[in-house]
The part of an RNA shown here (large-subunit ribosomal RNA, domain II) has 688 nucleotides and comes from a Candidatus Micrarchaeota archaeon.

Context: one part of a larger RNA
RNA sequence: GCCAGGGAGUGAAUCUUAGUGGCGAGCCGAAAGGCGUAGCGAAAGCGAGAGCUCGCAGCAUGCGAGGAGCAAGGUAUGAAAAUGCCCAAGUCACUAUUAUUCGACCCGAAGCCGCUGUGAUCUACUCGUGACCAGGACGAAGGUUGGCCAAAGCCAGCUGGAGGUCCGCAACCUGUCAUGGCAUGUCCUGUUGGGUGAGUUACGAGUAGCGGCGAUAUACCAUUCGAACGCGGCAAUAGCGGGUCCCAUCUGAAGUAUCUUUAGGAUAGCUCUGUGCGAGCUUGUACGUACGGUAGAGCGACCGAUUGUUGUGGACGGGUCCGGAAGGGCCCACUCAACUGUCAAACUCCGAAUGUACGUACUGCGUAGACCACAGGAGUCGGGGUAUUUGGGUAAGCUAGAUAUCCGAGACGGCAAAGACCGUGACCGGGGUUAAGGUCCCCAAAUCCUAGUUAAGUGUAACAAAGGCAGGAGACUUCUUAGACAGCUGGGAGGUAGGCUCAGAAGCAGCCAUCCUUUAAAAAACGCGUCAUAGCGUACCAGUCGAGGAGUUUCUUUCCGAAAACAUACGGGGCUAAACUAGGUACCGAGACCUCGGAGAUUUAAAAAAUCUGGUAAGAUGGCGUGCAGUGCGCCACGAAGUAUGUCUGAGAGGACGUAUGGAGCGUGCUGCAGUGAAAAUCCUGGU
Numbered sequence: 001g002c003c004a005g006g007g008a009g010u011g012a013a014u015c016u017u018a019g020u021g022g023c024g025a026g027c028c029g030a031a032a033g034g035c036g037u038a039g040c041g042a043a044a045g046c047g048a049g050a051g052c053u054c055g056c057a058g059c060a061u062g063c064g065a066g067g068a069g070c071a072a073g074g075u076a077u078g079a080a081a082a083u084g085c086c087c088a089a090g091u092c093a094c095u096a097u098u099a100u101u102c103g104a105c106c107c108g109a110a111g112c113c114g115c116u117g118u119g120a121u122c123u124a125c126u127c128g129u130g131a132c133c134a135g136g137a138c139g140a141a142g143g144u145u146g147g148c149c150a151a152a153g154c155c156a157g158c159u160g161g162a163g164g165u166c167c168g169c170a171a172c173c174u175g176u177c178a179u180g181g182c183a184u185g186u187c188c189u190g191u192u193g194g195g196u197g198a199g200u201u202a203c204g205a206g207u208a209g210c211g212g213c214g215a216u217a218u219a220c221c222a223u224u225c226g227a228a229c230g231c232g233g234c235a236a237u238a239g240c241g242g243g244u245c246c247c248a249u250c251u252g253a254a255g256u257a258u259c260u261u262u263a264g265g266a267u268a269g270c271u272c273u274g275u276g277c278g279a280g281c282u283u284g285u286a287c288g289u290a291c292g293g294u295a296g297a298g299c300g301a302c303c304g305a306u307u308g309u310u311g312u313g314g315a316c317g318g319g320u321c322c323g324g325a326a327g328g329g330c331c332c333a334c335u336c337a338a339c340u341g342u343c344a345a346a347c348u349c350c351g352a353a354u355g356u357a358c359g360u361a362c363u364g365c366g367u368a369g370a371c372c373a374c375a376g377g378a379g380u381c382g383g384g385g386u387a388u389u390u391g392g393g394u395a396a397g398c399u400a401g402a403u404a405u406c407c408g409a410g411a412c413g414g415c416a417a418a419g420a421c422c423g424u425g426a427c428c429g430g431g432g433u434u435a436a437g438g439u440c441c442c443c444a445a446a447u448c449c450u451a452g453u454u455a456a457g458u459g460u461a462a463c464a465a466a467g468g469c470a471g472g473a474g475a476c477u478u479c480u481u482a483g484a485c486a487g488c489u490g491g492g493a494g495g496u497a498g499g500c501u502c503a504g505a506a507g508c509a510g511c512c513a514u515c516c517u518u519u520a521a522a523a524a525a526c527g528c529g530u531c532a533u534a535g536c537g538u539a540c541c542a543g544u545c546g547a548g549g550a551g552u553u554u555c556u557u558u559c560c561g562a563a564a565a566c567a568u569a570c571g572g573g574g575c576u577a578a579a580c581u582a583g584g585u586a587c588c589g590a591g592a593c594c595u596c597g598g599a600g601a602u603u604u605a606a607a608a609a610a611u612c613u614g615g616u617a618a619g620a621u622g623g624c625g626u627g628c629a630g631u632g633c634g635c636c637a638c639g640a641a642g643u644a645u646g647u648c649u650g651a652g653a654g655g656a657c658g659u660a661u662g663g664a665g666c667g668u669g670c671u672g673c674a675g676u677g678a679a680a681a682u683c684c685u686g687g688u
Base pairs, nucleotide, nucleotide: 001688002687003686004685005684006683011102012101013100014099017096018095019094020093021092022091023090026035027034028033039046040045051070052069053068054067058063059062073086074085075084076083077082105243106242107241108240112233113232114231115230117229118228124207125206126205127204128203129202130201131200132199133197135167136166137165138163142159143158144157145156146155147154148153172194173193177190178189180188181187182185209225211221212220218227246623247622248621249620250619251618256268257267258266259265260264269380270379271377272376273375274374275373276372280365281364284362285361286360287359288358289357290356291355296350297348298347304343305342308339309338310337311336313334317332318331319330320329321328322327383407384406385405386404387403388402389401390400391399392398412423413422414421427598428597429596430595431594432593433592437588438587439586440573441572442571446585448584449583450582451581452580453579459575460574467560468559470557471556472555473554474553475552476551477550478549479548487544488543489542490541491540493517494516495515498512499511500510523538526537527536528535599613600612601611602610624677626674627673628672629671630670631669632668633667634666635665642661643660644659645658646657647656648655649654
């Protein structure tokens, strides 16, 4: 892992509400007594009616049980007005539901406390009795001999054998190191350190958990130590994690507000079920009347910001120049005027659309009971995507909001694949038509039609920029058979080297001027060039040629710009259309729409008709099945249960029958009771 069996909302007491039944101003209990029949008030205390109107069902044209309103009444407060509460149905049993207290749906801590509980055969320290430490080296004190010597003493040799001394792969202990070893052990091997001492070690004994022991590491106290282990309190507690068992039908959420809080609760909101009432309600559309200061716009309308030019003034003030000073000149800030250029969430002379409230009309819903009200049961309090939009942020698959919608809780078709993008809201089955999107093949349907564009595999899904290069189409202006544009041929002159400047300045360093003449035309010169000249082109003119050319602007297209890690990436094949633009006609294509048959829900006594039937959390309802009990009816050795397998049947939980096996019990109607349904819990036990 698999298989079998076990495995989680239970019981008691009390309360709430609903249903059923008994009795009823009483009910229950053997009784005591409990609940109810009166309330109000802190208390002292005081102490309740059935009058009128409307009106549902119904009968029927005004009655009208319940019901509603008004009036009246009790009590508390108050001077009063008035306000609050109250003004005749309960009680007992059973069933269901919720709540509270208990283990309270099941499993799960780390922990806390108790016990004259068990532990020092491991280990820490201590005590007692023992054991052990190759070999070598150094050579303390002391002793002795000799020398020196007045003495004290000193020196030398020998002896001696001290030491937490030295060397040391003997034993023994063990802290280092290794791209070491393997079957990965606090192991082995090698290496390294200690190795007469605070040494190592054997046996016996001692210290006990709010404790011991500790050359301190919070170390060790039997693989357990920031407080051992065992048992008990104990089913500790867990706002946390996991799990929680058959079917169908109806409805169907929330991730928000406030308080506590911040992984949780409570109340409200949204939701389900039941009841009451009895006639209106209306989210959509139109009109009317009010409300408003957003979008936009504007600022010579405030307020605050903010270009440039010209002119007037420029007192006080700043800068600068002249002057010895007095004083003066120029410029600026600043002021005013004209022209010109811009802005604002916390500016507004203005000002929408949408919106909000009320009214009227329509639409939609409603006596098959809406709207509203009351009672009971919940779940929810982590949300998210997209479009538009407001803040924060360089930005984000970012963050805080608003409105709408979707996912969440929504299947199906399309977008290659896909939670929220497009189409569309799935009761079951059959047939047809479309939507989005598509129609060469994978792959259902056009290798469809018309006119263009693209040559880049651009593109065929989602457009990368500034900038650069190059096509296509349109509009406007202009030149043009009196010959345009481009090319080619020729001319392109004279006064003059204009004047000035300058070493020079001759069209061409620079300054000033920029005329005249001959002409078909030719600049007081557009560029190159020279030291200066010269020289070469250009403008301009003629000839040749013979039909369109030049400019501005709009739309559109390709290319470059263009970088990511296995070799490419339209879903792929592939495509020159099977790409792109504009238009057209067919076809394919969903659970959508239409249609046929069937099932269920709502309503009803029942039917018909109509409407409806996606669904997580959650609520409500109806069923299937298991064990036992009571009662009735049955089956079985001519074969019960069980097991295996097949057939039939029901929407499903399930049910029935046949055959084989098996060898003794079993089924069913009604009623009741429950240890009543497993795939999950790193579930438990057993098997494999």